RNA sequence: CAAUGCUCAGUAGCGCCAGGACUCGCUCGGGGAUGCGAGUUGACGAGGUGGCAACCGAUCGAAUAAUUCGGCGGAUGGUUGCCCGGCCUUCACGGUCGUCAUGGUCCGAGCCAAACCAGUGGAGCGAUUCACUGACAAUGCUCGCCCAGUGUGAACAG
Numbered sequence: 001c002a003a004u005g006c007u008c009a010g011u012a013g014c015g016c017c018a019g020g021a022c023u024c025g026c027u028c029g030g031g032g033a034u035g036c037g038a039g040u041u042g043a044c045g046a047g048g049u050g051g052c053a054a055c056c057g058a059u060c061g062a063a064u065a066a067u068u069c070g071g072c073g074g075a076u077g078g079u080u081g082c083c084c085g086g087c088c089u090u091c092a093c094g095g096u097c098g099u100c101a102u103g104g105u106c107c108g109a110g111c112c113a114a115a116c117c118a119g120u121g122g123a124g125c126g127a128u129u130c131a132c133u134g135a136c137a138a139u140g141c142u143c144g145c146c147c148a149g150u151g152u153g154a155a156c157a158g
Base pairs, nucleotide, nucleotide: 014073015072016071017070019069020041021040022039023038024037025036026035044061045060046059050083051082052081053080054079055078056077084098085097086096087095088094089155090154091153092152093151102148103147104146107144108143109142110141111140117134118133119132120131121130122129123128
C1' cells in the first nucleotide's frame, strides 16, 4: 500500500410491538363468523447535550371529529448536590451562565417545518408504503426598547 474479515460510529420526537385496528391466505357458487398462518399500521415536524449522581418522568406547536388508540425501552428536558469551564482585572468566597458560556416580563420588527391535503410517478394481490412538486406554526433565535445584575475581602497596579 492492497485485499478480506470483525468491531464501533454515521439514531435521540428516537427505536420497538405481546394488545387494538386493518389486509391476504387456509376457505372456490356467493356472503358472514370463529380459529390458525403470513403481513400492514402503530406521532407530523421545530427546538434541544460540559461531566457524574439522585429524583421527576420531559419543551413547542401542526394535522385529524380524532387508532397521533394502548403499551415497552430510550432520551439532549426540569430540580438539587458535587466536579470542570466562561464572565464578574487576579485569588478566595459569592453570583451567573455552559463552550456563540448574564438573566427577565410586556411591546415593536425580522427569520424558520414536516405530515395531513392536492398533483405526478414507483413497489405490493391487498392492508399499506416510497420519491418528487406546492401551503401554513409555536416554542425559540436575532435586533430595538425597558428592568435587574456586574458583589465582598485580600493582593497586584496606578
Description
The prediction has a mean pLDDT of 76. The RNA shown here (glmS glucosamine-6-phosphate activated ribozyme aptamer) has 158 nucleotides and comes from a Chloroflexia bacterium. It matches the Rfam family "glmS glucosamine-6-phosphate activated ribozyme aptamer". On this family, see Winkler et al., Nature 2004: "Control of gene expression by a natural metabolite-responsive ribozyme". It is annotated as a riboswitch. Rfam describes the family as follows. This entry contains a glucosamine-6-phosphate activated ribozyme that is found in the mRNA for GlmS. GlmS is an enzyme that uses fructose-6-phosphate and glutamine to generate glucosamine-6-phosphate. NCBI's taxonomy places the organism under Bacteria, Bacillati, Chloroflexota, Chloroflexia.